[in-house]
């Protein structure tokens, strides 16, 4: 190398919990945006990689 047949079934995807479903996984880093030469300040979105529900937080109306 290549069949067969047992056995295992991980981890990640910018803030929590769950189903579902999608990617990817040798190591490292990554959410934007601005000022700084660099540490480092300022500002903003979002709890999903996607779609549903809780939770939390925000906003606007009513009681």
């Nucleotide at each position: 190398c290549u069949c067969u047949c047992u056995g295992u079934g991980g981890g990640c995807g910018a803030u929590g919990g769950a189903g579902c479903u999608c990617g990817c996984c040798g190591c490292u880093g990554c959410g934007c945006c601005u000022c700084u030469c660099u540490c480092g300040g300022g500002g903003c979105u979002g709890a999903u990689g996607g779609c549903u529900c809780c939770u939390a937080c925000u906003g606007c109306u009513g009681g």
This is a predicted structure of a 63-nucleotide RNA (Fluoride riboswitch aptamer (crcB RNA motif)) from an Actinomycetes bacterium. Its Rfam family is "Fluoride riboswitch aptamer (crcB RNA motif)". Gene Ontology terms of the family: response to fluoride and positive regulation of gene expression. The source organism's lineage runs through Bacteria, Bacillati, Actinomycetota and Actinomycetes. The coordinates come from a structure-prediction model, not an experiment, and the mean pLDDT is 76.